[in-house]
Predicted 3D model of an 84-nucleotide RNA (c-di-GMP-I-GGC riboswitch aptamer) from Acetomicrobium hydrogeniformans. The prediction has a mean pLDDT of 87. The sequence was found by an Rfam model in a public genome assembly.
RNA sequence: CUUCGAAAAGGCAAAACCGUCGAGAGGCGGUGACGCAAAGCCACGGGUCUAAGUCCAGAGGAAUAGAUAGCCGGGUUGCCGAAA
Numbered sequence: 001c002u003u004c005g006a007a008a009a010g011g012c013a014a015a016a017c018c019g020u021c022g023a024g025a026g027g028c029g030g031u032g033a034c035g036c037a038a039a040g041c042c043a044c045g046g047g048u049c050u051a052a053g054u055c056c057a058g059a060g061g062a063a064u065a066g067a068u069a070g071c072c073g074g075g076u077u078g079c080c081g082a083a084a
Base pairs, nucleotide, nucleotide: 003084004081005080011036012035016031017030018029019028020027021026034070040076041075042074044073045072046071047068048067049066050065051064054062055061056060
């Protein structure tokens, strides 16, 4: 240094509830901790989810635009240091 994940310090914060923004998925803030060694950051690939507007339409579908980094992969930065 890389892999790795014992300990300690510190960090993040699921569900639910409240407030708020959004058409929605969902975001943000508060309370709260299920968990997390990248649960820091980036929608690049795949997955899943949404559909106000647009197009087609019988339900609905499509394009497109979004959401999700706590679905997986990838990229990038990074704290600590037992064992191996």